[in-house]
RNA sequence: ACAUCGAAAGGGCAAACCCGCCGUGAGACGGAGACGCAAAGCUGAGGGUCUAUUCCUCAAGAGAAAUAGAUAGUCUGGCUGCCGUG
Numbered sequence: 001a002c003a004u005c006g007a008a009a010g011g012g013c014a015a016a017c018c019c020g021c022c023g024u025g026a027g028a029c030g031g032a033g034a035c036g037c038a039a040a041g042c043u044g045a046g047g048g049u050c051u052a053u054u055c056c057u058c059a060a061g062a063g064a065a066a067u068a069g070a071u072a073g074u075c076u077g078g079c080u081g082c083c084g085u086g
Base pairs, nucleotide, nucleotide: 004086005084006083012037013036018031019030020029022027035073041079042078043077045076046075047074048071049070050069051068052067053066054065056063057062
């Protein structure tokens, strides 16, 4: 230095709920708050899930397809990273 691994130490992030604000919406951002996380850092590349629009099927509900979005704390992948018992 790298790989694997995750004890200790120093720390880090921040779910749900609530408030504000943006969005048709999924949801994002900020405040407060901590369920948890060894990448719960970044990345929308491939699946998944969710939203909207169009259209088709259908008795209604609903389902299929296409397009555009959202989700990184849904999984996989890519990039980067603190410490070092083994």